[in-house]
Context: one part of a larger RNA
RNA sequence: UGACGGGGGCCCGCACAAGCGGAGGAACAUGUGGUUUAAUUCGAUGAUACGCGAGGAACCUUACCUGGGCUCGAACGCAUUCGGAAGCGCACGGAAACGUGCGCGCCAGCGAUGGCCGUUUGCGAGGUGCUGCAUGGUUGUCGUCAGCUCGUGCCGUGAGGUGUCGGGUUAAGUCCCACAACGAGCGCAACCCCUACUGCUAGUUGCCAGCGCGUAAUGGCGGGGACUCUAGCGGAACUGCCGGCGUAAGCCGUGAGGAAGGUGGGGAUGACGUCAAAUCAGCACGGCCCUUAUGUCCAGGGCUACACACGUGUUACAAUGGCCGGUACAGAGGGCAGCCACCCCGCGAGGGGGCGCGAAUCCCCAAAGCCGGUCUCAGUUCGGAUCGGAGUCUGCAACCCGACUCCGUGAAGCUGGAUUCGCUAGUAAUCGCGCAUCAGCCACGGCGCGGUGAAUUCGUUCCCGGGCCUUGCAAA
Numbered sequence: 001u002g003a004c005g006g007g008g009g010c011c012c013g014c015a016c017a018a019g020c021g022g023a024g025g026a027a028c029a030u031g032u033g034g035u036u037u038a039a040u041u042c043g044a045u046g047a048u049a050c051g052c053g054a055g056g057a058a059c060c061u062u063a064c065c066u067g068g069g070c071u072c073g074a075a076c077g078c079a080u081u082c083g084g085a086a087g088c089g090c091a092c093g094g095a096a097a098c099g100u101g102c103g104c105g106c107c108a109g110c111g112a113u114g115g116c117c118g119u120u121u122g123c124g125a126g127g128u129g130c131u132g133c134a135u136g137g138u139u140g141u142c143g144u145c146a147g148c149u150c151g152u153g154c155c156g157u158g159a160g161g162u163g164u165c166g167g168g169u170u171a172a173g174u175c176c177c178a179c180a181a182c183g184a185g186c187g188c189a190a191c192c193c194c195u196a197c198u199g200c201u202a203g204u205u206g207c208c209a210g211c212g213c214g215u216a217a218u219g220g221c222g223g224g225g226a227c228u229c230u231a232g233c234g235g236a237a238c239u240g241c242c243g244g245c246g247u248a249a250g251c252c253g254u255g256a257g258g259a260a261g262g263u264g265g266g267g268a269u270g271a272c273g274u275c276a277a278a279u280c281a282g283c284a285c286g287g288c289c290c291u292u293a294u295g296u297c298c299a300g301g302g303c304u305a306c307a308c309a310c311g312u313g314u315u316a317c318a319a320u321g322g323c324c325g326g327u328a329c330a331g332a333g334g335g336c337a338g339c340c341a342c343c344c345c346g347c348g349a350g351g352g353g354g355c356g357c358g359a360a361u362c363c364c365c366a367a368a369g370c371c372g373g374u375c376u377c378a379g380u381u382c383g384g385a386u387c388g389g390a391g392u393c394u395g396c397a398a399c400c401c402g403a404c405u406c407c408g409u410g411a412a413g414c415u416g417g418a419u420u421c422g423c424u425a426g427u428a429a430u431c432g433c434g435c436a437u438c439a440g441c442c443a444c445g446g447c448g449c450g451g452u453g454a455a456u457u458c459g460u461u462c463c464c465g466g467g468c469c470u471u472g473c474a475a476a
Base pairs, nucleotide, nucleotide: 001476004472005471007470008469009468010467011466012465013464015460016459019423020422021421022420023419026315027314028313029312030311031310032309033308034306035305042053043052064301065300066299067298068297069296070295076124077123078122079121082118083117084116087104088103089102090101091100092099093098107114108113126290127289129288130287131286135284136283137279138278139277140275142273147186148185149184150183151182152181153162154161155160166177167176168175192267193266194265195264197235198234199233200232201231202230203229211222212221213220238261241255242253243252244251245250317416321375322374323373324372325371326370327369333364334363335362338357339356342353343352344351345350382413387408388407389406390405391404392403393402429452430451431450432449433448434447435446
């Protein structure tokens, strides 16, 4: 100087408390450990690994295993030998890769030669092989916490201190006052984006708002820019005003006005550093290692195994519910090898036709809700696992190992021990919709969008994490 203390003081945070809903019990999905295996490729491991790298493992991917092949090689550069335009087709063996054979074909240029393909040789290759304890880059975390430092001056023999402490205040080292300090930098805040109100500009979405036409009906049509909306530029909020307290900063108020207050709500933004934290498998890169194999091509298998254990989720255990019929209201996003109105066929997944739309124009039923009916507390008209059968679709191909549909089957489960998680408002809870990846999909995941819409916070004693000051011991 730091670190630490079951030392002290002050202060924060869904940290506790108050409250709502979950996890821990069940079935299933998914990740992990373990075990198994020819292989179950590799990495991630308290918080900060475990629906993580995976925003798509049937082949491919794929790095693993078994087997069959290749050795200038699957791809690329330079040089070199011989041959052939490129290239196309066929037959045989084979699981394919590949091997053997046959046929067709004959580039540019007058030419030298060149491009391309095969072949020979050589130098470079290639490696998801090792080391994240050699590294770059990037990332997690403490932590969006309020801190971390510098110049000069001053103090100290020196390490160092001061400033950054103290009194107030703040979300904040935010600001004020005081002060051997005076200033400054990285952080905080603001500047950026979305959202809440509004003006102007603009009208192939919106509107009978006012007029006309037309229809069974619909902005369907003429027309209009009022309104909604769209998207560009502005305005608006600053403790600015009032009252109280205070030296000030600032705090308090059902205050006024206002769409909005005291950081309006949300996002982006992550200081010096810590964990020899993570990643050599995204990429790059030093060193080491392999070179007829640790490279490379192919087929099949595996990554999907299953006595178990854990994490994260989904669906439930029902009546605030299940089922049946009727009926209403979104936002965001996507669409041409695509989205598909509408019609026909099928109980259905879907199939066959087919309009529109490269899209404010066409396609995307919202569901919970509301109305009516039924069930009457039962392992049930709850619950849907599992299994049998029959099918649909994608794809070369659904045996290992896809999703979906229909019929049948109907398991566990009657609210879950110790313990534990999330959340303070348009939040939790609950309801559906969309997107990326993607042929399809193991998505119940991830990322977004809107609909309905709560309860509670006395307080800071205690648990956890953190900030500032101070103190003690050990001795880094």

A computed fold for a 476-nucleotide part of an RNA from an uncultured bacterium, annotated as small-subunit ribosomal RNA, 3' major domain. The coordinates come from a structure-prediction model, not an experiment, and the mean pLDDT is 84. The RNAcentral record of the full RNA draws on ENA.